[in-house]
Context: one part of a larger RNA
């Protein structure tokens, strides 16, 4: 100079993308005390305070009478220091996602993805549906609709609007449209004839589609323009175009917001983060699930306290190396 360990004045996150890394507090146990909030179990060991060794005595329990255990009980002893060592949570405050335990990119991602109980939709009547297999057959299941398979959402609590025009599914069989086969009939070649043969014309005729309904926890979709109140400003309200309808409720500068560090409050001296509201939603919105939520979370975002070489601002001290000789 590398690494690694360790100590360290005064300050104490000024460092940093971030307290990232360390440090320290706390830490077992016993007594006290313990908030919003909650789905009444929880949160909770929340928080936060004291105590803790030996000996004597006392008093109450209990006793195998040796004793042990208790005690806002009374005196003494020691030490720096009584959970004497060792092991053994940092803690609060608000928010976003995800209900929780789980699962997971074997090697750069552990999550807010996946799963998940719970919920809707749909298929299946058993020789099921599906699925694997050319088949035989097997699973499903020695199961039978409170059962299986698919598909979509994701505890729970309020909730889940409008639109079937498109596209998909399910029904439905009147009519139209349709192919082969069939039936009929016409010409043609062939032949004495039966009859073969090849073009033709017409009829009949299935699924489909076409039409008709229905169906969104099916795939999806949920305008635009103008004008208008006795100050302005604003439009409850009016007129019109166009759809299939023209975004309800709930929430919103959001894990969505470009403009944008929007405006306003709140924290800090000072705040592009953060929290609460507004709402002018480029470009939220209802199981592609809305919106709340207690608990949980090696998640993510601000916040405060404690502490601490992260840092101001560096220094020593040890150890292995690097480095000179051999």
């Nucleotide at each position: 100079c590398u690494u690694c360990u360790g100590u360290u004045a005064a300050g104490g996150a000024a460092c940093u993308c971030u307290g990232c890394a360390a440090u320290a507090c706390a830490g077992c146990g016993g007594c006290c005390g313990u908030a919003a909030c909650u789905u009444c179990g929880g949160g909770a060991u929340a928080a936060g305070g004291c105590c803790u060794c030996c000996c004597c005595g006392c008093u109450u329990a209990c006793u195998u009478c040796g004793g042990u255990a208790a005690g806002u009980c009374g005196g003494g002893g020691c030490g720096c220091a009584g959970c004497a060592a060792a092991a053994g949570a940092c803690u609060c405050c608000a928010g976003g996602c995800g209900a929780c335990u789980g699962u997971u990119u074997a090697c750069c991602a552990a999550a807010a993805a996946c799963a998940c109980a719970g919920g809707u939709c749909u298929c299946u009547g058993c020789a099921a549906a599906c699925u694997c297999g050319u088949a035989a057959g097997a699973g499903g299941a020695c199961g039978u609709a409170u059962a299986g398979g698919g598909a979509c959402u994701g505890a729970c609590a309020c909730c889940u609007g409008c639109c079937c025009a498109g596209u998909g599914c399910u029904a439905g069989a009147a009519c139209g449209u349709u192919a082969a086969c069939c039936c009929a009939c016409u010409u043609g070649g062939u032949g004495c004839a039966a009859g073969c043969u090849a073009a033709g014309u017409g009829g009949u005729u299935a699924a489909g589609c076409g039409c008709u309904a229905g169906u969104g926890a099916a795939c999806g979709g949920c305008g635009g323009c103008c004008c208008u109140a006795a100050c302005u400003a604003u439009a409850a309200g009016g007129g019109u175009c166009c759809u299939a309808a023209g975004g309800u409720a709930g929430c919103g500068a959001a894990a969505u917001u470009c403009c944008u560090u929007g405006u306003c409050a709140g924290g800090u001296a000072a705040g592009u983060u953060c929290u609460g509201a507004c709402c002018c939603g480029c470009a939220c919105g209802a199981a592609u699930g809305g919106u709340g939520c207690a608990a949980c979370g090696g998640u993510c975002u601000g916040g405060a306290g404690a502490c601490u070489g992260u840092c101001u601002c560096a220094a020593c001290a040890g150890a292995a190396g690097a480095c000179u000789c051999g």